[in-house]
Predicted 3D model of an 86-nucleotide RNA (transfer RNA) from an uncultured Holophagaceae bacterium.
RNA sequence: GCGGGUGUGCUGGAACGGUAUACAGAGCAGACUUAAAAUCUGCCGGGAGUAAUCCCUUGUGGGUUCGAAUCCCACCACCCGCACCA
Numbered sequence: 001g002c003g004g005g006u007g008u009g010c011u012g013g014a015a016c017g018g019u020a021u022a023c024a025g026a027g028c029a030g031a032c033u034u035a036a037a038a039u040c041u042g043c044c045g046g047g048a049g050u051a052a053u054c055c056c057u058u059g060u061g062g063g064u065u066c067g068a069a070u071c072c073c074a075c076c077a078c079c080c081g082c083a084c085c086a
Base pairs, nucleotide, nucleotide: 001082002081003080004079005078006077007076010025011024012023018066027043028042029041030040031039045056046055047054048053059075060074061073062072063071
């Protein structure tokens, strides 16, 4: 240099054009217990708000589309293969 793959919350990971963060773990709060563990219940991406609710987010920047994590282009990082150099 060429080709291919991967990139999503704190972590593993789902959704495969229909508005993500399902499910599980970890964590926080509560119940139970003399206490703890286990178990059960609730919360659990980021921001604003007392709340209802609103806005943003799938590596980065664009594009297509009514609608994009998903399709297209460029770039970045990592991994694999090939080539080149020596």
Source information: It matches the Rfam family "tRNA". By type it is a transfer RNA. Rfam describes the family as follows. Transfer RNA (tRNA) molecules are approximately 80 nucleotides in length. The coordinates come from a structure-prediction model, not an experiment, and the mean pLDDT is 80.